Source information
Predicted 3D model of a 348-nucleotide part of an RNA (small-subunit ribosomal RNA, central domain) from an uncultured bacterium. Model confidence (mean pLDDT): 88 of 100. It matches the Rfam family "Bacterial small subunit ribosomal RNA".

[in-house]
Context: one part of a larger RNA
RNA sequence: CUGGGCGUAAAGCGCACGUAGGCGGACCAGAAAGUUGGGGGUGAAAUCCCGGGGCUCAACCCCGGAACGGCCUUCAAAACCAUUGGUCUGGAGUUCGAGAGAGGUGAGUGGAAUUCCGAGUGUAGAGGUGAAAUUCGUAGAUAUUCGGAGGAACACCAGUGGCGAAGGCGGCUCACUGGCUCGAUACUGACGCUGAGGUGCGAAAGCGUGGGGAGCAAACAGGAUUAGAUACCCUGGUAGUCCACGCCGUAAACGAUGAAUGCCAGACGUCGGGCAGCAUGCUGUUCGGUGUCACACCUAACGGAUUAAGCAUUCCGCCUGGGGAGUACGGUCGCAAGAUUAAAACUC
Numbered sequence: 001c002u003g004g005g006c007g008u009a010a011a012g013c014g015c016a017c018g019u020a021g022g023c024g025g026a027c028c029a030g031a032a033a034g035u036u037g038g039g040g041g042u043g044a045a046a047u048c049c050c051g052g053g054g055c056u057c058a059a060c061c062c063c064g065g066a067a068c069g070g071c072c073u074u075c076a077a078a079a080c081c082a083u084u085g086g087u088c089u090g091g092a093g094u095u096c097g098a099g100a101g102a103g104g105u106g107a108g109u110g111g112a113a114u115u116c117c118g119a120g121u122g123u124a125g126a127g128g129u130g131a132a133a134u135u136c137g138u139a140g141a142u143a144u145u146c147g148g149a150g151g152a153a154c155a156c157c158a159g160u161g162g163c164g165a166a167g168g169c170g171g172c173u174c175a176c177u178g179g180c181u182c183g184a185u186a187c188u189g190a191c192g193c194u195g196a197g198g199u200g201c202g203a204a205a206g207c208g209u210g211g212g213g214a215g216c217a218a219a220c221a222g223g224a225u226u227a228g229a230u231a232c233c234c235u236g237g238u239a240g241u242c243c244a245c246g247c248c249g250u251a252a253a254c255g256a257u258g259a260a261u262g263c264c265a266g267a268c269g270u271c272g273g274g275c276a277g278c279a280u281g282c283u284g285u286u287c288g289g290u291g292u293c294a295c296a297c298c299u300a301a302c303g304g305a306u307u308a309a310g311c312a313u314u315c316c317g318c319c320u321g322g323g324g325a326g327u328a329c330g331g332u333c334g335c336a337a338g339a340u341u342a343a344a345a346c347u348c
Base pairs, nucleotide, nucleotide: 004319005318006317007302008301012316014201015200016199017198021194022193023192025088026087027086028085029084030083034080035077036076037075038074039073040072041071042070049065050064051063052062053061054060091191092188093187094186095184096183097182098181099180103177104176105175106174107173108172109171110154115149116148117147118146119145120144121143125136126135162169163168206247207246208245209244210243211242215241216240220236221235222234223233258315259314260313261312262311263310266293267292268291269290270289271288272287273286274285275284276283277282278281297304298303321348322347323346330341331340332339333338
C1' cells in the first nucleotide's frame, strides 16, 4: 500500500468555529474538458512472448506474428461528473407572533448554619473513640440567651427535570447578552455538509502578582492502633479552597460510542409548544427534547435497537502483538511543574 476495523478486545481529537481541500437538492437548454465508440498517424532496431527454421543439442543466430501498457489527431455520442446560461423549493437561511430554561457576564441583596469576639445565667466537666489518649476547662469551658464581626456555600422546591458545543450551570432581584422550541405564512433561492493546518473555549490540581481567609484541609506535629504503622481512627494545623488579573491545557474531559443527512415495527413514562373535541382537566393528534422496555436487523458475546452499535452516503480523526514507552533524543509551547509531537536497541 491493499484489506479489515475503532461501546467493552488496539483504535473517536475534551469541545467548538473555520481556511485549504473533499463531497453536495430538483428541472431545462448549450458547449463537449473528463468519459465512451469508430478511423488515421506514431510507438526505430535489438530485447520480452508465441510459431517456425539453422549451427550434432543448448547457449547463440535467422524468419514471421503478436506485443510495445503510450502519445498525437480526426469523426461521432451526451447518460454520468465537471462547466456555461436559465428556472424551482423540498435542504439552508431571513421575517412576524408566542414560549420554556441552574445558558453567560456584571452589580446588588436575603435567611439558616459553622467559627470568633463582647455581655448575662450557670458549675465541673467537655471533646473524641471500637476503647482511649493527645486537646479544651475553676484565669469559669461544654450548655443556654442576647448583641456584634467575618468568610464561604445556597436546605426544602429537586425530578434517568431543565439549559449549554463541551468543560459545566442551582437562594433572590436588576441590567446587558447568546442559543433553542412552536406557530404563521411572506421572502432569499442550494446560499449546504465535513474540515488537514489554524484560532478560540476548556473541571480539578498547580504557577505568578495583589487581596481575603469562616469552615474544610495535602504537607506537618501530636495521640492512638500495630510486630512495625512514614496509613486507616482522633486532636490540632499551613499551603490551597474564595476574589481580581495573567498563565497552565490536562482528566475514567465517558454515552469509554466523531460530525451531518436519509430510510427502517411498536409500547409506556416525562419536559416544552401547537391543533381539535368536550365533562375545564381530561382525551386524541402533531412538532421538538429526555428516558425505559422491546421487533426486524446488528453483535464474539454482553448488549444496541428511530437519541442505533440497523440499512446507506459524505468528510475528518485514529488503530495494526505485549513489554521497552506515551519513554529517550530533537522541535514547538510554558515562569516552572510540565504539555505536545514521538522513536529505536533489546526482550517475550